[in-house]
Molecule: Guanidine-I riboswitch aptamer
Organism: uncultured bacterium
RNA sequence: AGGAAGUGCGCCUAGGGUUCCGCGGCCUAACCCCGGCCGGCCUGGACCGAGCGGCGCAGGCGGGUUUCCGGACCCGCUACACCGUCGGGACAAAAGCCCGAGGGGGA
Numbered sequence: 001a002g003g004a005a006g007u008g009c010g011c012c013u014a015g016g017g018u019u020c021c022g023c024g025g026c027c028u029a030a031c032c033c034c035g036g037c038c039g040g041c042c043u044g045g046a047c048c049g050a051g052c053g054g055c056g057c058a059g060g061c062g063g064g065u066u067u068c069c070g071g072a073c074c075c076g077c078u079a080c081a082c083c084g085u086c087g088g089g090a091c092a093a094a095a096g097c098c099c100g101a102g103g104g105g106g107a
Base pairs, nucleotide, nucleotide: 007058008057009056010055011054012053015048016047020045021044022042023039024038025037026036027035059078060077061076062075063074064073065072066071082103083102085101086100087099088098089097
């Protein structure tokens, strides 16, 4: 100087919307139930959920102890992380989700 690698999964959180439940309003004319419509600028249940959030497991890399040389175990590391980002996608829908792209970054 160039290249490779920079990983996967689970639980959760920030965040996200509104198919379902609940809640609120209307239909509605004493009240209640059932039903229909509307509302997520409705706390929620449930649901989705992080490359740049947390935890755990596995993988990878380095070091060490031990060994019957097959392995077993322990410790550490697995960094940076911005843009008015851009284009597209799913479920009911949206997103810090998923796919693709550019620059930037730095163990």